[in-house]
Parts: sequence; C1' cells; structure tokens
RNA sequence: AGCAGCACCGCGCGAGAGACCACCGGCAACGGUGGCGCCGAAGGCGCAAAUCCGCCCGGAAUCGCUCAGGCAAACGGAGCGCGGUGCUGCA
Repeated sequence: AGCAGCACCGCGCGAGAGACCACCGGCAACGGUGGCGCCGAAGGCGCAAAUCCGCCCGGAAUCGCUCAGGCAAACGGAGCGCGGUGCUGCA
C1' cells in the first nucleotide's frame, strides 16, 4: 500500500400523516392561539408484549409511547450509498 470498525465533514437518495375547523394579526403571502382528527424516521422516554444479545430479574433496536416534532411545496429527516480526514484493530 490493503482490509475492518468508529467519529466528523462534503455530495446524492430518503417514508408517513387534515393546504381541516374557529378566532386574532396581516392588502396579500403567511404567522399566532385554541379545537378535533392523524403520522412515526430529528430529539426524548420505556422495556408491558413480540424480537435480538446462548439464558436472564441485565441490556438493545429499525420494537413500544407520542413529551417534543411533524401532516401541500420548501425546510427538516432516521437510515443507506459514494468520497475525504482522523483514531483504533488486523495484516
């Protein structure tokens, strides 16, 4: 040189669910507050069920909850792919 893992950076792909109702502000675009309905892929919380860690009273998630967030587009977005840098391990 090479391979693997992790972190960060850049680029690309990237789902779901009311452009709902009322009021307020605004010429409008749109924003805010409240109401009802819904989504699950920022973040957060939980292992009650199922799953995985050989088993477990321990732990984890792409599982569950829906606090937060979201429900035209845009933005955001877990995760995936490519490239770069650094660290660790193997050789």
A computed fold for a 91-nucleotide RNA from Solimonas variicoloris DSM 15731, annotated as Glycine riboswitch aptamer. Lineage of the source: Bacteria > Pseudomonadati > Pseudomonadota > Gammaproteobacteria > Solimonas variicoloris. It was read from a public genome assembly, where an Rfam model found it. Its mean pLDDT, the model's own confidence on a scale to 100, is 83.